RNA sequence: UCCCCGCUGGUGUAACGGUAGCACGAAUGACUCUGGAUCAUUCAGUCCACGUUCGAAUCGUGGGUGGGGAA
Repeated sequence: UCCCCGCUGGUGUAACGGUAGCACGAAUGACUCUGGAUCAUUCAGUCCACGUUCGAAUCGUGGGUGGGGAA
């Protein structure tokens, strides 16, 4: 320098172009002599910008970042 792949709550992982879900986690409460067990409620996310579209996590272009390969 060129080519390819990945990026979703704090973590891991889903989601035909149509309400972003699940598990763990955290907070509060209940239960309990106690709670690390159980139950209830809540918290928290699409790497960025622009474009296409009635509608974008998803499609297109550019950028960022991580990984792999070629020379």
Notes:
The RNA shown here (transfer RNA) has 71 nucleotides and comes from a Planctomycetaceae bacterium. RNAcentral holds the sequence, with entries from ENA. It matches the Rfam family "tRNA". It is annotated as a transfer RNA. The source organism's lineage runs through Bacteria, Pseudomonadati, Planctomycetota, Planctomycetia and Planctomycetaceae.